[in-house]
Molecule: transfer RNA
Organism: Treponema sp.
RNA sequence: GGGGAUAUAGCUCAGUUGGCAGAGCAUUUGGUUCGCAAUCAAUUGGUCGUCGGUUCAAUUCCGAUUAUCUCCA
Numbered sequence: 001g002g003g004g005a006u007a008u009a010g011c012u013c014a015g016u017u018g019g020c021a022g023a024g025c026a027u028u029u030g031g032u033u034c035g036c037a038a039u040c041a042a043u044u045g046g047u048c049g050u051c052g053g054u055u056c057a058a059u060u061c062c063g064a065u066u067a068u069c070u071c072c073a
Base pairs, nucleotide, nucleotide: 001072002071003070004069005068006067007066010025011024012023013022019056026044028042029041030040031039032038049065050064051063052062053061
């Protein structure tokens, strides 16, 4: 220098032939317990890496760009 992959909640990740953004763990609250652990119920938390384009509508499609990983040279 060129090719590819990934980027979504505090963490690990799903979701995409465009139409309400989700799970587990964690946080908080409550029940069971003398208390802890464990378990059950509820709750909180997101500019979907950034910028732009297409569209009535974009996490999703297109372009650029940033970071990380990887392959080639």